[in-house]
RNA sequence: GCCCUGAUAGCUCAGUGGUAGAGCGCGUGACUCGUAAUCACGCGGCCGGGGGUUCAAAUCCCUCUCAGGGCU
Numbered sequence: 001g002c003c004c005u006g007a008u009a010g011c012u013c014a015g016u017g018g019u020a021g022a023g024c025g026c027g028u029g030a031c032u033c034g035u036a037a038u039c040a041c042g043c044g045g046c047c048g049g050g051g052g053u054u055c056a057a058a059u060c061c062c063u064c065u066c067a068g069g070g071c072u
Base pairs, nucleotide, nucleotide: 001071002070003069004068005067006066007065010024011023012022013021018055025043026042027041028040029039030038048064049063050062051061052060
């Protein structure tokens, strides 16, 4: 220098055009003599930045940044 993959909740990840989800975590409550475990409910995201396409974009296109990998 060129190519590929990734960036979504505090963490690990799903979601492949039509209301953003799960597990873990955190909070409250139940249960218990108490703790843990378990159960119920809740909290938490302007989907890495900018622009474009579309009635509608996390999703498609361009560009930038960052991370990982490959080639020379």
Predicted 3D model of a 72-nucleotide RNA (transfer RNA) from a Candidatus Aenigmatarchaeota archaeon. Rfam family: tRNA. It is annotated as a transfer RNA.